Background:
GlmS glucosamine-6-phosphate activated ribozyme aptamer from an Actinomycetota bacterium, 156 nucleotides, folded computationally. Its mean pLDDT, the model's own confidence on a scale to 100, is 83. The sequence was found by an Rfam model in a public genome assembly. Its Rfam family is "glmS glucosamine-6-phosphate activated ribozyme aptamer". By type it is a riboswitch.

């Protein structure tokens, strides 16, 4: 310096940036070059390949616009796994909280936005630290209804 390995912390509103907008600058006043900004948490994964693609909830003086490209989502095979009143194959249906739909009732510590400090830059803006309210879900619990709970063999 390079590879290997182990541990720890992050990790999907997660990377980019040519459009609109904004800043400096120069300018023949037509532009031109370099910058800037471009998602604020909550929630989400059985491997494994594949397909499609705008993949849940809300907050915000709303560019958090627009494009591209990922992603725990959603289809399809195949594996593995629970249920399917006992075993087993086979179907179903779902994903370790492991049958689907629907209401009700309790939770759900929110973050930015906003106040004060400070520190870079000509600016636009950008990082840090402290304060502090306020959500709602395919998210946690716990009740109701409604649909479905299957075949075949044994065994009891």
């Nucleotide at each position: 310096g390079c590879a290997c390995a182990a541990u720890u912390c992050a990790g999907a509103g997660c990377g980019c940036c040519u459009g609109c907008c904004c800043u400096c600058a120069c300018c023949a006043c037509g532009g031109u070059g370099a910058g800037g900004u471009g998602a604020c948490g909550a929630g989400g994964a059985a491997g494994a390949g594949g397909g499609a693609g705008u993949a849940u909830c809300g907050a915000g003086c709303a560019u958090u616009c627009g494009g591209c490209g990922g992603a725990u989502g959603c289809c399809c095979u195949c594996u593995c796994g629970g249920c399917u009143g006992c075993u087993c194959a086979c179907g179903g249906u779902c994903g370790u909280c492991a049958c689907g739909g629907u209401u009700c009732g309790g939770g759900g510590u929110a973050g930015a936005g906003c106040c004060c400090g400070g520190g870079a830059g000509c600016g636009a803006u950008c990082c840090c630290g402290g304060g502090g309210a306020c959500a709602g879900a395919g998210c946690c619990c716990g009740g109701g209804c409604c649909g479905g709970c299957g075949u075949g063999a044994g065994g009891c």